Record summary: The RNA shown here (Bacterial RNase P class A) has 380 nucleotides and comes from a Candidatus Aminicenantales bacterium. The RNAcentral record of the sequence draws on ENA. Rfam family: Bacterial RNase P class A. Rfam links the family to the GO terms ribonuclease P activity, dimeric ribonuclease P complex and tRNA processing. The family's RNA type in Rfam is ribozyme. Model confidence (mean pLDDT): 77 of 100.
[in-house]
């Protein structure tokens, strides 16, 4: 100087004034059938009044109504162990694998049940294959050398063809175990050490695992955020959930319909009775609007215990926004802390953002802001 990883705070502190928005008394008023409400009643007291993320709504979950003998199929989450915790996809501890000098960071059930795909490039992309190579054997040809002078041997290049190899090169993100040795006409787990990989045993670990010995020449490419197996969990919908209270107008029904009026039936008239209407109450739904739900809670803070930690136990404290998608500010003095300036003094005190049923937890967002531990350089 540069980088790694935890945690805290989230914006000054005190004091005033002068407002907004709920909540409790208390005192009066006024609306409403009622529940109840009152900005477009008033007044006094008192006490509260945004975040770490209130955010995305990614996951769990309380609680609410519907649904539900059981148990399969289908569909979806989850994925090393072990622990915590209501619960998770969350946290904590340890495991193994990768990456970094390194503090430290990431990933994690199967790929020897079975199916598909590996682009381009390459022979060749999984019971494969020979482009260039390597070997060797026959034809054929220029050359050179050889002596036993044959149309003979020999070697070196060329071009054809067969048979052999996977060492080297080359492609590729990946190439059928690496390396050395021996061996071979060149090669090769053909052989053999060591690492590595499967087995199967000992030991240590609750467990992933880790260690150690023994045996096998080796058979296992990669993907599963491909389809799929294994294993474990999962009923749906959300506070616009759902509960009470309930007008006005209509309609449905019940009832009254009198010494009252109208119509109709009782062969035509009267009296009676009996229906039906106007006209009067009344019922229960549900709509308007009102209220619950609704903030005391798997919650906070402070102490002491037990675990390596997550995290559990146990004491003591208080009571801490609930709304009409609407309030939570402004102002002023004194310190404080930053910037400028010899001073006197002046300016500044944010960013990201705002509850709306609640809790846990993930994740993006934001700071010349605070305080640890760590790693690596470089100087005295």
């Nucleotide at each position: 100087g540069g980088a790694g990883u935890g945690g805290g705070c989230g914006a000054g502190g005190c004091g005033g004034u002068u407002g907004c928005c709920g909540c409790u008394c208390c005192u009066u008023c006024c609306c409403g059938a009622a529940a109840g409400g009152g900005a477009c009643g008033a007044g006094g007291a008192g006490g509260g009044g945004a975040g770490g993320a209130a955010a995305g709504u990614c996951c769990g979950a309380a609680c609410u109504c519907c649904g539900a003998a059981g148990g399969g199929c289908a569909g979806g989450a989850u994925g090393g162990u072990c622990g915590c915790u209501a619960a998770c996809a969350g946290c904590g501890a340890c495991u193994c694998c990768g990456g970094g000098c390194g503090a430290c960071c990431g990933g994690a059930g199967g790929a020897a049940a079975g199916u598909g795909c590996c682009a381009c490039a390459g022979a060749a992309a999984a019971g494969a294959c020979a482009c260039c190579g390597c070997c060797u054997c026959c034809c054929g040809g220029c050359g050179a050398g050889g002596c036993c002078a044959g149309u003979c041997c020999u070697c070196u290049c060329c071009g054809g063809g067969g048979a052999g190899c996977a060492a080297g090169g080359g492609u590729g993100a990946a190439a059928u175990g690496g390396c050395g040795a021996g061996g071979u006409a060149a090669g090769a787990g053909c052989u053999c050490a060591c690492c590595g990989c499967c087995g199967c045993g000992g030991c240590g670990g609750c467990g992933a695992c880790g260690u150690c010995g023994c045996g096998g020449g080796c058979a296992a490419g990669g993907c599963a955020a491909a389809c799929c197996c294994c294993a474990u969990c999962c009923g749906g919908a959300g506070c616009a959930a759902g509960g009470c209270c309930a007008a006005a107008c209509g309609a449905a029904c019940c009832c009254c319909g009198c010494u009252u009026u109208g119509g109709g039936a009782c062969g035509g008239c009267c009296c009676g009775u009996c229906c039906c209407a106007a006209g009067g109450g009344g019922u229960g739904g549900g709509u308007c609007g009102g209220c619950c739900g609704c903030u005391c809670g798997a919650a906070c803070u402070c102490c002491g215990g037990g675990g390596c930690a997550a995290u559990c136990c146990g004491g003591a404290g208080g009571c801490u926004a609930g709304a009409c998608a609407a309030a939570u500010a402004a102002c002023c003095g004194c310190c404080c802390c930053c910037g400028c300036u010899c001073u006197c003094g002046c300016g500044g005190g944010a960013a990201c953002a705002g509850a709306a049923u609640u809790c846990g937890g993930c994740u993006u967002a934001c700071g010349u802001c605070c305080c640890g531990c760590u790693c690596c350089g470089g100087c005295c």